Background: A computed fold for a 289-nucleotide RNA from a Halobacteriovoraceae bacterium, annotated as Bacterial RNase P class A. A source record names the gene rnpB. Its Rfam family is "Bacterial RNase P class A". It is annotated as a ribozyme.
RNA sequence: CGAGAAAGACUGGUCAUCGCUGAACUAUUCAGAGGAAAGUCCGGACACCAUAGGGCAACAUAGCGGGUAACGCCCGUCCACCGUAAGGUGAGGACAAGUGCAACAGAAAGCAAGUACAGUUCGGCUGUAGUGAAAUCAGGUAAACUCUAUGUGGUGCAAGCUCAAAUAGGCCAACGUUUUAUCACGGUCCGUGUGAGUUGGCGGGUAGAGUGCAUGAGCCUAAGAGUAAUUUUAGGCCUAGAUGAAUGAUGACCCUUUGACAGAAUCCGGCUUAUUUCUUUCUCGGUUU
Numbered sequence: 001c002g003a004g005a006a007a008g009a010c011u012g013g014u015c016a017u018c019g020c021u022g023a024a025c026u027a028u029u030c031a032g033a034g035g036a037a038a039g040u041c042c043g044g045a046c047a048c049c050a051u052a053g054g055g056c057a058a059c060a061u062a063g064c065g066g067g068u069a070a071c072g073c074c075c076g077u078c079c080a081c082c083g084u085a086a087g088g089u090g091a092g093g094a095c096a097a098g099u100g101c102a103a104c105a106g107a108a109a110g111c112a113a114g115u116a117c118a119g120u121u122c123g124g125c126u127g128u129a130g131u132g133a134a135a136u137c138a139g140g141u142a143a144a145c146u147c148u149a150u151g152u153g154g155u156g157c158a159a160g161c162u163c164a165a166a167u168a169g170g171c172c173a174a175c176g177u178u179u180u181a182u183c184a185c186g187g188u189c190c191g192u193g194u195g196a197g198u199u200g201g202c203g204g205g206u207a208g209a210g211u212g213c214a215u216g217a218g219c220c221u222a223a224g225a226g227u228a229a230u231u232u233u234a235g236g237c238c239u240a241g242a243u244g245a246a247u248g249a250u251g252a253c254c255c256u257u258u259g260a261c262a263g264a265a266u267c268c269g270g271c272u273u274a275u276u277u278c279u280u281u282c283u284c285g286g287u288u289u
Base pairs, nucleotide, nucleotide: 001285002284003283004282005281006280007279008278009277012254013253014252015251016250017249018248020032021031022030023029024028034261038272039271041270042269043268044267045266046156047155048154049153058152059151060150061149062148063077064076065075066074067073078092079090080089081088082087093147094146098145099144100141101140115129116128117127118126119125160211161210162209163208170202171201172200173199174198175197183193184192185191218237219236220235221234222233223232224231225230255259
């Protein structure tokens, strides 16, 4: 210098003006998208429904050991395969229960056909040759059916829960159904008419509002345990919460670059996919000293 392998970091910054969402001690101040918020593929938390116990079916997983709330995730390791190497990949239990399948070669690869030579009890019965990984099969194949072991109840925050105008039906109480209930005759009394309900409460739960919903298997730092994944202890921190749905626009300056993929909706752990700019270590080859 070239080609490659692995691990890791970042995802423009500052200021000004205007605007949006949330919070508070409300003339104001503070906070305000991501590493993937994405795909919704796996695992959980949480909620409701279901559920005595067991089995079948279906689906998923599969060396061994460890981690974790859990996993199909992660770590270590053995084996197999790929690569010169650094490294990478692996649905990696069972074919001696049964069924199925199989390129080329070969007469024949499994119940149908039968090569050459020799032997022969004349039966493809025995041996040899030849093909092949394998030829009376205890050969191969399960990312073929299948078997074994283990696991999985269903639906998802539009889950649910609370408050609560209104309507219907329901329950309770008072008055009334003997006319002095109620209602109409514009307010009141009388009068006339009407003729079985009326009024209040409880409850119900539509509109609407609140909650779930932002303190969490959380983040940062240090020390300890462990090869590692991970974990323990101590200290510090509070970091979006909408619902006709905020997180933006403009201008200036800086950076090597005009800054890619992309926009939260109950939350968390993974996986996969998209994508910018870099760093470190290692391997192989070449060149120069």